Annotation:
SAM riboswitch aptamer (S box leader) from a Flavobacteriaceae bacterium, 121 nucleotides, folded computationally. NCBI's taxonomy places the organism under Bacteria, Pseudomonadati, Bacteroidota, Flavobacteriia, Flavobacteriaceae. The sequence was found by an Rfam model in a public genome assembly.

RNA sequence: AUGUUAUCAAGAAAGGCCGAGGGAAUAGACCCUAUGACGCCUUAGCAACCUCCCGAUUAAUCGGGGAAGGUGCUACAUUCUACAACGAUUCUGAAAUUUCAGAAUUGACGAUAGAUAACGA
Numbered sequence: 001a002u003g004u005u006a007u008c009a010a011g012a013a014a015g016g017c018c019g020a021g022g023g024a025a026u027a028g029a030c031c032c033u034a035u036g037a038c039g040c041c042u043u044a045g046c047a048a049c050c051u052c053c054c055g056a057u058u059a060a061u062c063g064g065g066g067a068a069g070g071u072g073c074u075a076c077a078u079u080c081u082a083c084a085a086c087g088a089u090u091c092u093g094a095a096a097u098u099u100c101a102g103a104a105u106u107g108a109c110g111a112u113a114g115a116u117a118a119c120g121a
Stems, first nucleotide, its partner, number of pairs: 003119006013043005021032003026082004044074004049070002052065005078113001083110001086107009
């Protein structure tokens, strides 16, 4: 590195430097950006995954507290969608009361991928 578990619709800024792209990958869309984005540095802030304290618990673990340490983060839901199945609405076609199929929109859920933390290697 691959991997396992958990979380991901909340929250949180300024200054300096740089100088053209950036928002993970592919495609589509939408946005940010010379009124200086992205990136780097400094300070600040947000969070509470690990460490710390308290309680419960046979244990696994759960709840609460705090923010010194390890971390992460500070445009737009992980910016949105694309994979599967289900529900609802609309349209089309067939069958012919019922129903079936396809397309679009939409809802919640699951998956893939990604990000972060801890473990482990």